Overview:
Model confidence (mean pLDDT): 80 of 100. This is a predicted structure of an 83-nucleotide RNA (transfer RNA) from a Phycisphaerales bacterium.

[in-house]
This record gives sequence, structure tokens and C1' cells, in this order.
RNA sequence: GGGUCGGUGCCCGAGCGGCUAAAGGGGACGGACUGUAAAUCCGUUGUCGGAAGACUUCGUAGGUUCAAAUCCUGCCCGGCCCA
Repeated sequence: GGGUCGGUGCCCGAGCGGCUAAAGGGGACGGACUGUAAAUCCGUUGUCGGAAGACUUCGUAGGUUCAAAUCCUGCCCGGCCCA
């Protein structure tokens, strides 16, 4: 340099154009249990809010679309193969 696969929340990781603030696991926080702790179980875990809801977010910059994590293009980063 060419080909190919990938980059998602604190970490790992699933994700079909709309039903997605996004499965599941870990971690964290709160609670139950326990003499204490561990283990186990329950709840919460983007921001604001009492709630309803609003807003923002899937490497980055654009584009397509009524609507994009999802499709298209450039760039950045990583794995594998070829040279």
C1' cells in the first nucleotide's frame, strides 16, 4: 500500500432503518439476609425532573431519509490476511 472485519454507557458485549437511553454480564450505589464480612437475592445505574416528560449520546466529519447506533462517503484508531 491492497483486501477484510471491527470501534456502542464506568468496563466487557448484543443490537432488525421507527417498537432503542440501547439486551445480557461485570463494576458501582441502595436495600434484604448475616453477630460482622463474603456469597446469595431485590432495586437503581446518560443529564434535568417528584412524576409526566424534555434533552443529549454508539470513534470523527459530512451525506441520504419524515426518521440513522443501523444505510452511503472521507478521515482516525485497532484485529486478521496479502504484498
Record summary
The sequence was found in a public genome assembly. The source organism's lineage runs through Bacteria, Pseudomonadati, Planctomycetota, Phycisphaerae and Phycisphaerales.